Predicted 3D model of an 87-nucleotide RNA (SAM riboswitch aptamer (S box leader)). The coordinates come from a structure-prediction model, not an experiment, and the mean pLDDT is 82.
RNA sequence: AUUUCAUCAAGAGUAGUGGAGGGACUGGCCCUUUGAAGCUACGGCAACCUAUCAGUGUGACAAGGUGCCAAUUCCGUGAGAUGAGAA
Numbered sequence: 001a002u003u004u005c006a007u008c009a010a011g012a013g014u015a016g017u018g019g020a021g022g023g024a025c026u027g028g029c030c031c032u033u034u035g036a037a038g039c040u041a042c043g044g045c046a047a048c049c050u051a052u053c054a055g056u057g058u059g060a061c062a063a064g065g066u067g068c069c070a071a072u073u074c075c076g077u078g079a080g081a082u083g084a085g086a087a
Base pairs, nucleotide, nucleotide: 002086003085004084005083006082007081008080013042014041015040016039017038021031022030023029025078026076027075028074043069044068045067048065049064050063052060053059073079
């Protein structure tokens, strides 16, 4: 990179660093020097996979692998994102 399935109206952020962008792209609409992105530390949310407990209720837990923590995936359109599997 290709492909299959599931989910995407709930939920959850502070500090340091940094110094102008960010919300994938396009159109809109927003966020941002009352400090954007990125990086670091600590914290939190969730429960896709694993583990454990329970034993058939799509249960509990949150240790491990991911993910996520402005706005319904921010909104419309094509689409995109994340997880698990396949070749």